The RNA shown here (c-di-GMP-I riboswitch aptamer) has 85 nucleotides and comes from an uncultured Anaerolineae bacterium.
Rfam family: c-di-GMP-I riboswitch aptamer. For this family Rfam cites "Identification of 22 candidate structured RNAs in bacteria using the CMfinder comparative genomics pipeline" (Weinberg et al., Nucleic Acids Res, 2007).

RNA sequence: AAAAGCAAAACCAACGAAAGUUGGCGGCACAAUGCCCUGGAUCUAAAAAUCUGAAAGUGAGAUUCAAGAUCGACCGGCUGCCGAA
Numbered sequence: 001a002a003a004a005g006c007a008a009a010a011c012c013a014a015c016g017a018a019a020g021u022u023g024g025c026g027g028c029a030c031a032a033u034g035c036c037c038u039g040g041a042u043c044u045a046a047a048a049a050u051c052u053g054a055a056a057g058u059g060a061g062a063u064u065c066a067a068g069a070u071c072g073a074c075c076g077g078c079u080g081c082c083g084a085a
Base pairs, nucleotide, nucleotide: 005030011024012023013022014021015020028072034078035077036076039074041070042069043068048064049063050062051061052060
């Protein structure tokens, strides 16, 4: 290069406390942007613990924390289209 693949952001709907996920639409990119949370990493903090406050009533604020999430984050593992130079 060719034939394929995939599908960013935005928007709509649903789920979730959130991070985010799924589906639709859409098409920015991708040569593994296919699959797997292996290792650390990053994000969120419902619950839990601690502290502050007290006017807060079905609950105000802060800190810690993953068993939650991210592979279109990196590493690692497995699989995979073409074959011009």